Annotation:
Predicted 3D model of a 111-nucleotide RNA (SAM riboswitch aptamer (S box leader)) from Paenibacillus radicis (ex Gao et al. 2016). Of the family's consensus pairs, 94% are formed in the model. The prediction has a mean pLDDT of 82. The sequence is in RNAcentral, with records from Rfam. It matches the Rfam family "SAM riboswitch aptamer (S box leader)". From the family's description: The SAM riboswitch is found upstream of a number of genes which code for proteins involved in methionine or cysteine biosynthesis in Gram-positive bacteria.
[in-house]
RNA sequence: UUCUUAUCAAGAGCAGGCGGAGGGACUAGCCCGAUGAAGCCCGGCAACCGGCGUAAGCACGGUGCUAAUUCUUGCGGAGACCAAUUUUAUUGGGUUUCUGAGAGAUGAGAG
Repeated sequence: UUCUUAUCAAGAGCAGGCGGAGGGACUAGCCCGAUGAAGCCCGGCAACCGGCGUAAGCACGGUGCUAAUUCUUGCGGAGACCAAUUUUAUUGGGUUUCUGAGAGAUGAGAG
């Protein structure tokens, strides 16, 4: 880096330490941030793999995670309401709900 597969509505510091301006993958939005971002350490959550166990489970090792649903959205389908045309159907504009895929993230396995 590619493929397969599982999961992504819950949970985790409203005085922790260092650090200093950015961050939420990308697009468009919308947010977070000097009442201190990223990152590192500590703490915590969870339980994918390993380990222990008859099992329930434990949380010892390897990862992971720790604002907002994977913050929403990007392609498609269905519904509701409003509007326009027109005349009883169509167009397609706006708002909104549900849903499939895509993309992304993480684990495990394979090349």